[in-house]
RNA sequence: UAUUGGGAUCUGUGCGACAGAUCCUGGUGAACUCCGCUAGGCCCGAAAGGGAGCAACGGUAGCCAGGCUCUCUGGGUGCCACAGAUAUCCCAAUAGCC
Numbered sequence: 001u002a003u004u005g006g007g008a009u010c011u012g013u014g015c016g017a018c019a020g021a022u023c024c025u026g027g028u029g030a031a032c033u034c035c036g037c038u039a040g041g042c043c044c045g046a047a048a049g050g051g052a053g054c055a056a057c058g059g060u061a062g063c064c065a066g067g068c069u070c071u072c073u074g075g076g077u078g079c080c081a082c083a084g085a086u087a088u089c090c091c092a093a094u095a096g097c098c
Stems, first nucleotide, its partner, number of pairs: 001095008009085006015078002018074004023067006034059003042051003
């Protein structure tokens, strides 16, 4: 110096941990401006009826705690696996040259 192999480095795919989200369970829950229903009372009507609608009740958004079985997302996660890239670096072997 060249070749081969391995490692570092980079890329992709997959898998697992970690974090978050979804989802489930429980609690709380929108004073006034969430949805439904609407006792009483109120309004319209001669009446039958109709209307708006407070409280209560039910549900939802949100918030708190727990659960991680499944799903999704994330990355300076993992000396995990496979494949590829090799311009650069390191190691080993072989060959040639000085």
A computed fold for a 98-nucleotide RNA from uncultured Thermodesulfobacterium sp., annotated as Bacterial small signal recognition particle RNA. Rfam family: Bacterial small signal recognition particle RNA. About the family: The signal recognition particle (SRP) is a universally conserved ribonucleoprotein involved in the co-translational targeting of proteins to membranes. Its Rfam clan is "SRP clan". Its mean pLDDT, the model's own confidence on a scale to 100, is 75. It was read from a public genome assembly, where an Rfam model found it.